[in-house]
Context: one part of a larger RNA
RNA sequence: GAAUGAACGCUGGCGGCGUGCCUAACACAUGCAAGUCGGAUGUGCCGCAAGGUGCAUGGCAGACGGGUGAGUAACGCGUGGGGAAUCUACCUUUUUGUGGGGAAUAACGCUCCGAAAGGAGUGGUAAUACCGCAUGAGACCGCGGGCUGGGAUGCCUGUGGUGAAACCUGGGGACCGCAAGGCCUGGGGCAAAAAGAGGAUCCUGCGUCUGAUUAGCUAGUUGGCGGGGUAAUGGCCCACCAAGGCGACGAUCAGUAGCCGGCCUGAGAGGGUGAUCGGCCACACUGGAACUGAGACACGGUCCAGACUCCUACGGGAGGCAGCAGUGGGGAAUUUUGCGCAAUGGACGAAAGUCUGACGCAGCAACGCCGCGUGGGUGAUGAAGGUCUUCGGACUGUAAAACCCUGUCGUCAGGGACGAAGGUUGGGGGGUAAUAACCCUUCAGCUUGACGGUACCUGGAGAGGAAGCCCCGGCUAACUCUGUGCCAGCAGCCGCGGUAAUACAGAGGGGGCAAGCGUUAUUC
Numbered sequence: 001g002a003a004u005g006a007a008c009g010c011u012g013g014c015g016g017c018g019u020g021c022c023u024a025a026c027a028c029a030u031g032c033a034a035g036u037c038g039g040a041u042g043u044g045c046c047g048c049a050a051g052g053u054g055c056a057u058g059g060c061a062g063a064c065g066g067g068u069g070a071g072u073a074a075c076g077c078g079u080g081g082g083g084a085a086u087c088u089a090c091c092u093u094u095u096u097g098u099g100g101g102g103a104a105u106a107a108c109g110c111u112c113c114g115a116a117a118g119g120a121g122u123g124g125u126a127a128u129a130c131c132g133c134a135u136g137a138g139a140c141c142g143c144g145g146g147c148u149g150g151g152a153u154g155c156c157u158g159u160g161g162u163g164a165a166a167c168c169u170g171g172g173g174a175c176c177g178c179a180a181g182g183c184c185u186g187g188g189g190c191a192a193a194a195a196g197a198g199g200a201u202c203c204u205g206c207g208u209c210u211g212a213u214u215a216g217c218u219a220g221u222u223g224g225c226g227g228g229g230u231a232a233u234g235g236c237c238c239a240c241c242a243a244g245g246c247g248a249c250g251a252u253c254a255g256u257a258g259c260c261g262g263c264c265u266g267a268g269a270g271g272g273u274g275a276u277c278g279g280c281c282a283c284a285c286u287g288g289a290a291c292u293g294a295g296a297c298a299c300g301g302u303c304c305a306g307a308c309u310c311c312u313a314c315g316g317g318a319g320g321c322a323g324c325a326g327u328g329g330g331g332a333a334u335u336u337u338g339c340g341c342a343a344u345g346g347a348c349g350a351a352a353g354u355c356u357g358a359c360g361c362a363g364c365a366a367c368g369c370c371g372c373g374u375g376g377g378u379g380a381u382g383a384a385g386g387u388c389u390u391c392g393g394a395c396u397g398u399a400a401a402a403c404c405c406u407g408u409c410g411u412c413a414g415g416g417a418c419g420a421a422g423g424u425u426g427g428g429g430g431g432u433a434a435u436a437a438c439c440c441u442u443c444a445g446c447u448u449g450a451c452g453g454u455a456c457c458u459g460g461a462g463a464g465g466a467a468g469c470c471c472c473g474g475c476u477a478a479c480u481c482u483g484u485g486c487c488a489g490c491a492g493c494c495g496c497g498g499u500a501a502u503a504c505a506g507a508g509g510g511g512g513c514a515a516g517c518g519u520u521a522u523u524c
């Protein structure tokens, strides 16, 4: 000099854009933060009906989004490869199929237990819930052949075996049927398979802090054979066999630490750092475990143990803010228990829509960066006052006053957005056997804004409401007077102060920066 997630002191007008618990991964009152689907299904209630609403079964989602950095020196991360060792819900494309049956169960009714949380028995019902049967293009398994290749576990092919599904909804001319419907057809779903996209997982070369006042470490340890397990390789696990494996090119141990893109500094090399934003990882009161599922060993799921808090009828139960606010505590120190789903994105849904403390906004804080203002012009007998003085005067100083203007910001009044794309109704077109469904279409109508009566625009009044902080011995830009008298004090270093102190304190003057200025801390 530059920088900061800063803090402290004095001071403080406005706006834009950002940022805001670095400490106790300390404990948490309260509210909200993950639901949705009636176009899968049963049923209670309201209703004349259309429909609405609740409970429960069922589906999808709760593995995302959001938080934190405790642990981790590791294939955790970064970068480059590999998988002849892999999985993949939703989405896209393609192929084949969707036949025919069965037994339950929740809700609900009744009875009962319990203070509660909750639970038991019995009756009873549906499904895209559950379970068999049929079929098998392809898939998988066994046996055989061919191709590529260093090597088949890959691809092609023959043969035997195994194993699947669920329905919902709209329309309709003839025919059958009393009707429901059969039948034909559109849309969605379901099953099996192939490919893609995106995602995930595994292996590996190289890189990744300090200490040798840590020198030896290791028994599933190192390798093999056979098995188990996994989506999959592998001591990942197990039985047996062998005795290996790592290490001064630093093993092991100890300490510290999430890693990176980046950020700060620097001419660069380098050094420091890892807030906000983005990628990866890890964690969710502490420790352990699995279940469900395409995906978790799951922050707002389950079980067990522990500590803590709460309720209790003392028998037993409930809870987990490192989500958003907020509270206590710790600390030098870090915000509102705000508004809205209007936009963007996400979940569910055919859609309308519902949910969304993600997000969009508003509030607080000079915490940072940037911009603007606090007025402009004229104005000398150079007023008054103040300070200094050699008492002549000098400085403050065009500074003020005064006169003439302007109108940024603020204030008052009026107008008033962009962000809106979409949705829906009707018309038109496509589609079709069709006037369904569905799709397209600014052709018309209606309608959706938290921010916000905000930004912005126009007008009115009016210089009015808006300047401080640090320094002046040298380094280092800027000097005199008074007070004090090694006192009181200053100080980054050198050093000032013991009676004329440009170094302390006050004043006048001056210098620097400016809504900030200094100090402290830290980095280069």
Stems, first nucleotide, its partner, number of pairs: 001524004006520005013372006019365002021330001026328003030325003035060003040057007067283003076208008086200003091196008099133001101131002108123006139162009167188006175182002209255003216246003221243004226238003258280004262273004285306005308319004336362001338361003344358001345356004375405004385396004409465001411460005419451001422447005427441004468513005473494003479508005489496002
Record summary:
Predicted 3D model of a 524-nucleotide part of an RNA (small-subunit ribosomal RNA, 5' domain) from an uncultured bacterium. The prediction has a mean pLDDT of 86. It matches the Rfam family "Bacterial small subunit ribosomal RNA". Rfam links the family to the GO terms structural constituent of ribosome and ribosome.